[in-house]
Molecule: transfer RNA
Organism: Spirochaetaceae bacterium
RNA sequence: GCGCUCAUAGCUCAGGGGAUAGAGCAACUGCCUUCUAAGCAGUAGGUCGAAGGUUCGAUUCCUUCUGGGCGCGCCA
Numbered sequence: 001g002c003g004c005u006c007a008u009a010g011c012u013c014a015g016g017g018g019a020u021a022g023a024g025c026a027a028c029u030g031c032c033u034u035c036u037a038a039g040c041a042g043u044a045g046g047u048c049g050a051a052g053g054u055u056c057g058a059u060u061c062c063u064u065c066u067g068g069g070c071g072c073g074c075c076a
Base pairs, nucleotide, nucleotide: 001072002071003070004069005068006067007066010025011024012023013022018056027043028042029041030040031039049065050064051063052062053061
């Protein structure tokens, strides 16, 4: 340099055109317990990497860019 792939909550991930984006763990509050852990109930937490395009409608499709991963190649 080329190709493929990934980026969604603090972490690990689902959702792959249709209105208000979810789960587990973690956090916080309460219950329970002599206390802690475990367990139970609830709460909060998101510019869906950035910009643009297509569309009535984009987290989802397309383009470019940024960052990560894999493969291939070039120079020395």